[in-house]
RNA sequence: GAGUCGGUCGGGCGACCGCGUCGGGCCCUCACGGUCCCGUCGAGGAAAGUCCGGACUCCACAGGGCAGGGUGGUUGUCAACGGCAACCCGGGGUGACCCGCGGGACAGUGCCACAGAGAACAGACCGCCUCCGGAGCGAUCCGGCGGUAAGGGUGAAACGGUGGUGUAAGAGACCACCAGCACCCCGGGCGACCGGGGUGGCUAGGUAAACCCCACCCGGAGCAAGGUCAAGAGGCUGUGCGGGAGCGCAGCUGCGCAGGCGUCCGAGGGCGGCCCGUCCGAGCCUGCGGGUAGACCGCUGGAGCCUGCCGGUGACGGCAGGCCGAGAUGGAUGGUCGUCGAACGGAACGUCGCGAGACGUCCGGGAACAGGAUCCGGCUUACAGACCGGCUCGU
RNA sequence: GGGCGCGUAGCUCAGCGGGAGAGCACUCGGCUUACACCCGAGCGGUCGCAGGUUCGAACCCUGCCGCGCCCA
Numbered sequence: 001g002a003g004u005c006g007g008u009c010g011g012g013c014g015a016c017c018g019c020g021u022c023g024g025g026c027c028c029u030c031a032c033g034g035u036c037c038c039g040u041c042g043a044g045g046a047a048a049g050u051c052c053g054g055a056c057u058c059c060a061c062a063g064g065g066c067a068g069g070g071u072g073g074u075u076g077u078c079a080a081c082g083g084c085a086a087c088c089c090g091g092g093g094u095g096a097c098c099c100g101c102g103g104g105a106c107a108g109u110g111c112c113a114c115a116g117a118g119a120a121c122a123g124a125c126c127g128c129c130u131c132c133g134g135a136g137c138g139a140u141c142c143g144g145c146g147g148u149a150a151g152g153g154u155g156a157a158a159c160g161g162u163g164g165u166g167u168a169a170g171a172g173a174c175c176a177c178c179a180g181c182a183c184c185c186c187g188g189g190c191g192a193c194c195g196g197g198g199u200g201g202c203u204a205g206g207u208a209a210a211c212c213c214c215a216c217c218c219g220g221a222g223c224a225a226g227g228u229c230a231a232g233a234g235g236c237u238g239u240g241c242g243g244g245a246g247c248g249c250a251g252c253u254g255c256g257c258a259g260g261c262g263u264c265c266g267a268g269g270g271c272g273g274c275c276c277g278u279c280c281g282a283g284c285c286u287g288c289g290g291g292u293a294g295a296c297c298g299c300u301g302g303a304g305c306c307u308g309c310c311g312g313u314g315a316c317g318g319c320a321g322g323c324c325g326a327g328a329u330g331g332a333u334g335g336u337c338g339u340c341g342a343a344c345g346g347a348a349c350g351u352c353g354c355g356a357g358a359c360g361u362c363c364g365g366g367a368a369c370a371g372g373a374u375c376c377g378g379c380u381u382a383c384a385g386a387c388c389g390g391c392u393c394g395u
Numbered sequence: 396g397g398g399c400g401c402g403u404a405g406c407u408c409a410g411c412g413g414g415a416g417a418g419c420a421c422u423c424g425g426c427u428u429a430c431a432c433c434c435g436a437g438c439g440g441u442c443g444c445a446g447g448u449u450c451g452a453a454c455c456c457u458g459c460c461g462c463g464c465c466c467a
Stems, first nucleotide, its partner, number of pairs: 001393009011340007019042002022039004027034002044369001048380002051378005056222004063276004068218005073087005088102001089100004103213002108211002110207003125152002127148003131144005160178006179203001181200008226297004234253008255289007268280004304323008344364003348361005396466007405419004413450001421437005443459005
């Protein structure tokens, strides 16, 4: 100088004003609660996308068969995962390192356009060759029956590669070496796999992010889950007043109208989907009209954070000490001023340099992406910049 | 919170893994005295973006971006 991998932070300080939670004080109030004052805490590394996995809550727990979805090297790690770590294999890079939806194509089916003679139990277009016929003095040429996958040509892909034997020409037809496949044995590794040896037949195309097969995993819904209280239209009962229409009070229930289906010949519902089976079962569905749409719990202390030590290559785990860091609900985090200030911009001067330019001084400038809404672990995406560390290559 | 769909020429849309297309619009030419209709020709594409699978991707897979719809 170039590169690669990882980590931390992501405006600081002060003053004033303002907002939300919690605690305390004072005052008002029968009470709920409210004003003011003081103290405390008050968004993120992604709070985001909602792509995975859980916690929690309710429903269900009676199963069987068939469908459906997901994952896909191995071993670990974790509450769990499609996450993460280490390793294996394949590919890329000089290297540090990076990438891989990385099971199966001798279970079966499908597809492989165009070009090309032939595209999957392949294929004679050119070429090569024997034989036959013809022409020619001849070299050779033309035609025909055949043989041939060594060569040319097409293609992403043409049914092992090189050399030799052999042959009319050829061919794993045969031989040697190499590549690769199947099986067996030995050694190493927990394993994926790696190394070595032997035998076999001479060779097996690709595609499963095509259907499919194999192995493993998978109940449904979601904090608007779910629970408590209040209110409510209308109805019923009792009672009081009134001649009556009616009005008031108390209690219970939780609305009214119309249509359809159904009450054991069983509607409808649960058991994730379908079928069987099983359980509950007197209501269910549609339309129209009306009412309430408030408060509290869930609700934030948790697979929690920080520091140190120990175990482990690592993800991670264990122990000890310390800490409490938002809980809003038409939804709080803001504004002003001062100061320090990164990026960036400007022009002059100084130093260095042949130069482009770099550094310093001065002036301006004034901070990216973005914001909770039950919580947590990941992944992915967005992000001005600043700082730190490991490693590689070149000089 | 749960779920579904779409993105291809200026517009509306087709498009079985193999040459990117149709209608309208636009331009030019013809027809007409002229315009329209009609006829002929032409122009026009990052198939939303990126990566992958495959010999080959608008199409298959993954991740993003934008838009629309449904349910509670």
This is a predicted complex of two RNAs, RNase P RNA and transfer RNA, with 467 nucleotides together. Rfam match: Bacterial RNase P class A. Rfam classes the family as a ribozyme. Model confidence (mean pLDDT): 78 of 100.